[in-house]
RNA sequence: GCACCUUUAGCUCAGUUGGCAGAGCAACUGACUCUUAAUCAGUGGGUCCAGGGUUCGAGUCCCCGAAGGUGCA
Numbered sequence: 001g002c003a004c005c006u007u008u009a010g011c012u013c014a015g016u017u018g019g020c021a022g023a024g025c026a027a028c029u030g031a032c033u034c035u036u037a038a039u040c041a042g043u044g045g046g047u048c049c050a051g052g053g054u055u056c057g058a059g060u061c062c063c064c065g066a067a068g069g070u071g072c073a
Base pairs, nucleotide, nucleotide: 001072002071003070004069005068006067007066010025011024012023013022019056027043028042029041030040031039049065051063052062053061
């Protein structure tokens, strides 16, 4: 330098044919317990990597850039 993959909650990751942004763990609150842990119930947490485009509507499609990774040179 070229090609490909990844980027979504604090972490690990789903997200189908473009149609309400989710799960597990973690955090917080409550129950239980002498206390902690465990268990049970609940709550909060998102500029979906940045910018632009298409569309009634974009995490999803297109363009461009960034970061990380793999292969080739």